[in-house]
Model confidence (mean pLDDT): 77 of 100.
This is a predicted structure of a 154-nucleotide RNA (c-di-AMP riboswitch aptamer (ydaO/yuaA leader)) from a soil metagenome.

RNA sequence: AGCCGAAUCUCCGGCGGCCGUGCCGCCGGGGAACGGGGGACCCACUUGGGCCGUAUUGGAGCGGCCCGGGGGCGAAUCACCGUCACGCAUGAUGGUGUAGCGCGAUCUUUUCCGCGCGAGCCCGGCAGCUAACCCCGUAGGCGCUUCAGAAAAG
Numbered sequence: 001a002g003c004c005g006a007a008u009c010u011c012c013g014g015c016g017g018c019c020g021u022g023c024c025g026c027c028g029g030g031g032a033a034c035g036g037g038g039g040a041c042c043c044a045c046u047u048g049g050g051c052c053g054u055a056u057u058g059g060a061g062c063g064g065c066c067c068g069g070g071g072g073c074g075a076a077u078c079a080c081c082g083u084c085a086c087g088c089a090u091g092a093u094g095g096u097g098u099a100g101c102g103c104g105a106u107c108u109u110u111u112c113c114g115c116g117c118g119a120g121c122c123c124g125g126c127a128g129c130u131a132a133c134c135c136c137g138u139a140g141g142c143g144c145u146u147c148a149g150a151a152a153a154g
Base pairs, nucleotide, nucleotide: 002142003141004140008032009031010030011029012028013027014026015025016024017023018022033138034137035136036135037134038133043128047068048067049066050065051064052063053062054061069126070123071122072121073120078097079096080095081094082093083092084091085090100117101116102115103114104113107154108153109152110151111150112149
């Protein structure tokens, strides 16, 4: 120079800094823009494990009780193997992959190549989709000593 991300632009007011007649930052309010959640008809969905009982025996099934819940932002899902906890369901953790995502410098798209990510947080027993309508966010983190690829179309 730029990058991830919705996280930007602008107007008004207040405060502060620099020290010059302006610039910058923070707070509050308004507008625009971008992003997210809730919320009808219609449509869709209505689950796993354990125990007890019932069914001439056994069994599909049915009833009762208990334990696992469910959901949102985000690319960050899923599978296998190992270890620990454990009655079961399940949880924690390490490894290998993987859905998916990001970067490669004029911009967009596609392909190839190269390098990375594949987390974390929140709601609190509760929310499928969803027009009208209602509510919320505009943060944070990197980088500028680095090299920074190739092809095609526009």

Of the family's consensus pairs, 96% are formed in the model.